[in-house]
């Protein structure tokens, strides 16, 4: 160094690079070859009753050229236990997850990158940092609208 084992930290447009692109050296010199490098998602929303399973798991901005492509994960989606709701009980249904009905419909909010400006660090592609500086949509924000069956039980609702 490098490998293996402890432990701590650290994330979800997240991590990583064997397709590609690009820079840089070395061959070739119609083609193209090898090495090292270097990009490979800007934000905004999303969790956690237990357990299994799944992979293309919401929304928009951009000088939309690789934000392509692969991989592996995820707050998403399923099924099942449990538990909430459907003006008391009981079972089924249906919606949901301790903010515990999906919905529709109206109103309203917010942002980084990007783009200028300086600086740093490399031969380079590029990458760090500071300053200025706007522009979204979904919106678990507000508003109104919006539920079953069949039995009991109750004056009745």
């Nucleotide at each position: 160094a490098a490998u293996u084992u402890a432990u701590g930290c650290a994330a979800a447009g997240c991590g990583c690079c064997a397709g590609g692109g690009c820079u840089u050296g070395g061959g070739g010199u119609u083609u193209u070859c090898c090495a090292a490098g270097u990009c490979g998602a800007c934000g905004a929303g999303g969790a956690c009753u237990g357990g299994g399973g799944u992979u293309u798991a919401u929304c928009g901005a951009a000088u939309u050229u690789u934000u392509c492509g692969g991989c592996g994960g995820a707050u998403g989606c399923c099924c099942c236990a449990c538990g909430g709701c459907a003006g008391c009980c009981u079972g089924c249904u249906g919606c949901c997850g301790a903010u515990a009905a999906a919905g529709g419909c109206c109103u309203u909010a917010c942002a980084a990158a990007a783009c200028c400006g300086g600086g740093a660090a490399g031969c380079g592609a590029u990458u760090c940092c500071c300053g200025g500086g706007a522009c979204a949509a979904a919106a678990u924000a507000g508003g109104c609208c919006g539920g079953g069956c069949a039995g009991g039980g109750g004056a009745a609702a």
The RNA shown here (glmS glucosamine-6-phosphate activated ribozyme aptamer) has 157 nucleotides and comes from Koleobacter methoxysyntrophicus. The RNAcentral record of the sequence draws on Rfam. The organism belongs to Koleobacter, within Bacteria. The prediction has a mean pLDDT of 79.